This is a predicted structure of a 121-nucleotide RNA (SAM riboswitch aptamer (S box leader)) from a soil metagenome.

């Protein structure tokens, strides 16, 4: 670099002593004890082994949970870029009692990216 996946799932005890959630910006977690480390327990099925099932095979799928990562506050906590875009503003034009229509901006929202975590390579 390349590919695959991130709306599920799953935490107690010790040591430590103030951070922490990649990075900005918003929001949160933390002295009712952050990080970091260890000891147990979990959860998940990326890769290996391994079992059945189909195939000429490659190899799919289904199971396991031995083995080697991973993970266990919030969706990768949210958003950052780009398109579209309800509601609404605002500006025009026309009607003038309510109003239409047109451009713009643009909240929710919605799609792709992006940039990051992991596995395999």
């Nucleotide at each position: 670099c390349u590919u695959a996946u991130c709306c599920a799932g799953a935490g107690a005890g010790g040591u430590g002593g103030a951070g922490g959630g990649a990075c900005c910006g918003a929001c949160c977690c933390u002295u009712u004890g952050a990080a970091a480390c260890c000891u147990c327990g979990g959860c998940a099925a990326c890769c290996g082994a391994u079992u059945a099932g189909c195939u000429a095979a490659a190899g799919c799928u289904a199971g396991c949970a031995c083995g080697g990562u991973g993970c266990c506050a919030a969706u990768u906590u949210c958003g950052g870029c780009a398109a579209g875009g309800a509601a609404g503003a605002a500006u025009g034009a026309c009607a003038c009692c309510u109003g239409u229509c047109a451009u713009u901006c643009g909240u929710a929202u919605c799609u792709g990216g992006a940039a990051g975590a992991u596995g395999a390579g």

The coordinates come from a structure-prediction model, not an experiment, and the mean pLDDT is 84.
Its Rfam family is "SAM riboswitch aptamer (S box leader)". Rfam describes the family as follows. The SAM riboswitch is found upstream of a number of genes which code for proteins involved in methionine or cysteine biosynthesis in Gram-positive bacteria.